[in-house]
Context: one part of a larger RNA
RNA sequence: CGGAGGAGACUUGCGGGGUUCAAACCUUAGUACGAGAGGACCGGGUUUGACGCACUUCUGGUGUGGCAGUUGUUCCAUCAGGGGCAUCGCUGCGUAGCCAUGUGCGGAAGAGAUAAGCGCUGAAAGCAUCUAAGUGCCAAGCUCAUCCCAAGAUAUUGUCUCCCGGCCGCAAGGCCCUAAAGACCACGGGCAGACUACCCGUUUAAUAGGUCGGGCGUGUAAGCGCUGCGAGGCGUUUAGCGGACUGAUACUAAUUGGUCGUGAGG
Numbered sequence: 001c002g003g004a005g006g007a008g009a010c011u012u013g014c015g016g017g018g019u020u021c022a023a024a025c026c027u028u029a030g031u032a033c034g035a036g037a038g039g040a041c042c043g044g045g046u047u048u049g050a051c052g053c054a055c056u057u058c059u060g061g062u063g064u065g066g067c068a069g070u071u072g073u074u075c076c077a078u079c080a081g082g083g084g085c086a087u088c089g090c091u092g093c094g095u096a097g098c099c100a101u102g103u104g105c106g107g108a109a110g111a112g113a114u115a116a117g118c119g120c121u122g123a124a125a126g127c128a129u130c131u132a133a134g135u136g137c138c139a140a141g142c143u144c145a146u147c148c149c150a151a152g153a154u155a156u157u158g159u160c161u162c163c164c165g166g167c168c169g170c171a172a173g174g175c176c177c178u179a180a181a182g183a184c185c186a187c188g189g190g191c192a193g194a195c196u197a198c199c200c201g202u203u204u205a206a207u208a209g210g211u212c213g214g215g216c217g218u219g220u221a222a223g224c225g226c227u228g229c230g231a232g233g234c235g236u237u238u239a240g241c242g243g244a245c246u247g248a249u250a251c252u253a254a255u256u257g258g259u260c261g262u263g264a265g266g
Stems, first nucleotide, its partner, number of pairs: 001152001005163006015149004021049007033038001051106005059100004066093005071086006110144003117137004164265001165176004177263001182260004186202005207253003210249005216242003223236005
C1' cells in the first nucleotide's frame, strides 16, 4: 500500500512444513512342516532402544549480588567485629531461572488410488488368454488422515461486536461544527526479547521497587552471661542473615500529556 467506511476480537484452510524407526520377550505353538535335527507364516499381548516435542513434581548439574567455614595480607587507631584483594582466594551446601543424565508424550488406528505381482469374466483368434471393452486384491512407497505455520490464497475467506453531524447539492463535493470507536507515542514492567516485535499494566492501579507475612536456603549471628590456664565450650538460640519464589499492603515510581484516526462509506 492492497483486500471499496473505520475498528476490535474470533475463525476457515488454498498452500507449505514436520513426523513416518527398530529390536527383544510372552502367546498362538514346540503347532503347521520335517525321518530327525530343527522350526514357522498369520494373529494377540508386553517391554526396551535410538530419535523427536514439551516440561522441571521427582533425581541430578549449574547457580560470579544467598548462607556458613577457613588461609595470607591490607584498611577501619587498637580489642572485638568487619570491608577490600588473592581464579567467586579456597572449601561445604544451595532458592529461582536455565538445563539432562530427570519426567510426560509421540511415530496409533484407518481410508482412497496404485507399483511389481496375483486374479474374475472375456473376445479379437468357435480354443486359449488378467485386457482389447468391463471388473477385483495388493507395499514401510503416493494422496489423505495425525502435528505445526498459514487469507499478499491480489481468485485478497467467514462470523460476532463497536464507532461516526447540520446545511446546500442528483452526485462528486463545498461551508460551518466536530475529532468517534480505536490505535500509536510516552511511562511502570514481563517467564517476551540482540534491536525491533510480542504480552501485561498506567491511580477507577498490585506493573516494578520497598515494607510486612509466608516459603525456601544456610545452619544456631552479634552482644552479654557462665565455664576453662588456654585453644575453646555452653546458655540466651533450631538463632541470625538472605538474589530471583509466594501473598498482602499505595510507602516510592507508572506524572502532566501529545499524535493519528473522522462524520454512514466507488
This is a predicted structure of a 266-nucleotide part of an RNA (large-subunit ribosomal RNA, domain VI) from a Verrucomicrobiota bacterium. The prediction has a mean pLDDT of 87. Rfam family: Bacterial large subunit ribosomal RNA. Gene Ontology terms of the family: structural constituent of ribosome and ribosome.